[in-house]
RNA sequence: CCGCAGGAGAGGUCGCCCGUCGCCCGGAAAGGCGGCGGUGCGGCGCCGAAGGAGCAACCGCCCCGGAAACUCUCAGGCAAAAGGACUGCGG
Numbered sequence: 001c002c003g004c005a006g007g008a009g010a011g012g013u014c015g016c017c018c019g020u021c022g023c024c025c026g027g028a029a030a031g032g033c034g035g036c037g038g039u040g041c042g043g044c045g046c047c048g049a050a051g052g053a054g055c056a057a058c059c060g061c062c063c064c065g066g067a068a069a070c071u072c073u074c075a076g077g078c079a080a081a082a083g084g085a086c087u088g089c090g091g
Stems, first nucleotide, its partner, number of pairs: 001091006011044001013043004017038008045078003051074001052072003058066003
C1' cells in the first nucleotide's frame, strides 16, 4: 500500500424554492390544505473516529523538530446508504 471482516457519535429538525400526487373550491384558470421526492437555498441545534488545526506528556536535540483516541470544529457528519480513526486476518 492492497483485499476481506468488524467499526461509534449527533435533528430521518425548521423555513423557502422546484417537481409531483391527492383533496377543497371552480366551467376552467388561479388559489388553499396535505403527502412524497430533490446532489437546490437559508437558519438554529448537535457530533467527532476521514482530512485539517492547537496545546502537550514524552522523544530527539545546535537551531529547532516529531508527537494523541486530549482540545477546536475550517472541512466532514447527524434514518438508511456512503464514509469512518482504529482492530483482526491475508498478500